[in-house]
Context: one part of a larger RNA
RNA sequence: UUGGGCGUAAAGGGUACGUAGGCGGUUAUUUAAGUCCUAAUUAAAAGGCAGUGGCUCAACCAUUGUAAGGUUAGGAUACUGGAUAACUUGAGUAGAUGAGGGGGAAAGUGGAAUUCCAUGUGUAGCGGUGAAAUGCGUAGAUAUAUGGAGGAACACCUGUGGCGAAGGCGACUUUCUGGAAUCUAACUGACGCUGAGGUACGAAGGCGUGGGGAGCAAACAGGAUUAGAUACCCUGGUAGUCCACGCAGUAAACGAUGAGUGCUAGUUGUCGGGAGUCAAAUCUCGGUGACGCAGCUAACGCAUUAAGCACUCCGCCUGGGGAGUACGUGCGCAAGCAUGAAACUC
Numbered sequence: 001u002u003g004g005g006c007g008u009a010a011a012g013g014g015u016a017c018g019u020a021g022g023c024g025g026u027u028a029u030u031u032a033a034g035u036c037c038u039a040a041u042u043a044a045a046a047g048g049c050a051g052u053g054g055c056u057c058a059a060c061c062a063u064u065g066u067a068a069g070g071u072u073a074g075g076a077u078a079c080u081g082g083a084u085a086a087c088u089u090g091a092g093u094a095g096a097u098g099a100g101g102g103g104g105a106a107a108g109u110g111g112a113a114u115u116c117c118a119u120g121u122g123u124a125g126c127g128g129u130g131a132a133a134u135g136c137g138u139a140g141a142u143a144u145a146u147g148g149a150g151g152a153a154c155a156c157c158u159g160u161g162g163c164g165a166a167g168g169c170g171a172c173u174u175u176c177u178g179g180a181a182u183c184u185a186a187c188u189g190a191c192g193c194u195g196a197g198g199u200a201c202g203a204a205g206g207c208g209u210g211g212g213g214a215g216c217a218a219a220c221a222g223g224a225u226u227a228g229a230u231a232c233c234c235u236g237g238u239a240g241u242c243c244a245c246g247c248a249g250u251a252a253a254c255g256a257u258g259a260g261u262g263c264u265a266g267u268u269g270u271c272g273g274g275a276g277u278c279a280a281a282u283c284u285c286g287g288u289g290a291c292g293c294a295g296c297u298a299a300c301g302c303a304u305u306a307a308g309c310a311c312u313c314c315g316c317c318u319g320g321g322g323a324g325u326a327c328g329u330g331c332g333c334a335a336g337c338a339u340g341a342a343a344c345u346c
Stems, first nucleotide, its partner, number of pairs: 003318004007300002012314001014201004021194003025087007033080002035076008048066007090191001091188003094184004103177007110154001115149007125136002162169002206247006215241002220236004258313006266291010295302002319346003328339004
């Protein structure tokens, strides 16, 4: 490479948008590039393959046939491609609907709690643990009451419930703003799918500049534990956690399951619509769960939200270690990230 694969054995890119490319709905006409048929020509001989024959056989030799391919001419038109015309089911638009939604951004507001400060009451302890000690406290702590400051997070509601492409999103109000669903079937008429490169977004932690700093808390200090204890437990505590702007670009970024389309029993819960009803039942569209048939799977399990049956496009894998290392290159302020071997060894 071919083949075979990618939930858990190696393997789905963190996610989306989108360039080139690849692939692409229904009908008619046309063309004849792909495709198919026929003929001619070329494809030196030898060699190869097959048949027949000759040396007693064989090797060997002779003879006949034969290969894909190229070129030319003529023809076929189902499929693919090109052209033209049309269609509406894919896709999009429009109109309508709602007590729908933690989707995003900004500004403002609120209560509970922790901490701190002030004052009152009050007196000897508090705190902490398996037990203690470090620590705090007669300079009046802990407890309790009132007032104040400041920062961060939003109990209950809360739900295998909602929204978002993923990361993720949860107090309340206002403003700006993205998307989805359902119904109508009015409009456009294949405008679609995927997507190498590319671009954007991307938890936590980290970095830069400037703020902020209540609680928590790497590092660090002390107290314990222990043979030791650079830990687990305790008392403290700085970065950080928060805000603004910029960088970084990784995660068990997980459903460990790429995106899209069609098809393939059902049962049951729930969320948002529609039809229906007095109310129900029932039907239907789109999500989100539990079970379960066919089928699949090494098994576990998956099973209309597929890991089933198929097609299209992309990414990736090819024994373990060495190694996500070395080197080179690109990016980055750095940390590092991306790309990514070999020797050797089992």
Molecule: small-subunit ribosomal RNA, central domain
Organism: uncultured bacterium